[in-house]
RNA sequence: GCCCCUUUAGCUCAGUCGGUAGAGCAACGCAUUCGUAACGCGUAGGUCGCCGGUUCAAAUCCGGCAGGGGGCU
Numbered sequence: 001g002c003c004c005c006u007u008u009a010g011c012u013c014a015g016u017c018g019g020u021a022g023a024g025c026a027a028c029g030c031a032u033u034c035g036u037a038a039c040g041c042g043u044a045g046g047u048c049g050c051c052g053g054u055u056c057a058a059a060u061c062c063g064g065c066a067g068g069g070g071g072c073u
Stems, first nucleotide, its partner, number of pairs: 001072007010025004019056001027043004049065005
C1' cells in the first nucleotide's frame, strides 16, 4: 500500500425485505427473609463510531473518514 470482517444500553450480543431499537447479565426500586444471597415483579439506561448522500422514511442502502481484528505484498 491492497483486500476481508467488525463498531448497537455499563458488559456480551440480536435486529429478517428500509417503516418509531430489543434480549441476557449488571444497576436501581418493590416484594420475599430474622438478615443476606437466590427466585419473583417493576423502573431507568441509546446521537445505532463520525461526516455526508439516496429516500416520504436509514441501525439497515451508497461514499468518505476513524477505532478494533485478520490476510496478502
Predicted 3D model of a 73-nucleotide RNA (transfer RNA) from a Candidatus Moraniibacteriota bacterium. The RNAcentral record of the sequence draws on ENA. It matches the Rfam family "tRNA". Rfam describes the family as follows. Transfer RNA (tRNA) molecules are approximately 80 nucleotides in length.